[in-house]
């Protein structure tokens, strides 16, 4: 210093060719239970790492940066 590949709910990850951002775990309510766990049902909870750009439209294409990983190089 180049090169690939990641950053999406609290946590692990989906998200097809660019066209309403979703899934399990958690959590909270309800039912069941003397009660607690389990098990059903159902609920809340994001502006997709920052900026900026193209498009009617961007989590996805494009520039600039940030941090994580991993490869080569370089040095004094």
């Nucleotide at each position: 210093g180049g090169g690939c590949c990641g950053a999406u709910g609290g946590c692990u990850c989906a998200a097809u060719u660019g066209g309403u951002a979703g899934a399990g775990c958690a959590u909270c309510u309800c039912a069941u239970u003397u009660g607690c766990a389990a098990u059903g049902a159902g609920a809340g909870g994001g502006u997709u790492c920052g900026g900026g750009g193209u498009u009617c439209g961007a989590g996805u294409c494009c520039c600039c940066g940030u941090c994580g990983g991993u490869c080569c190089a370089c040095c004094a």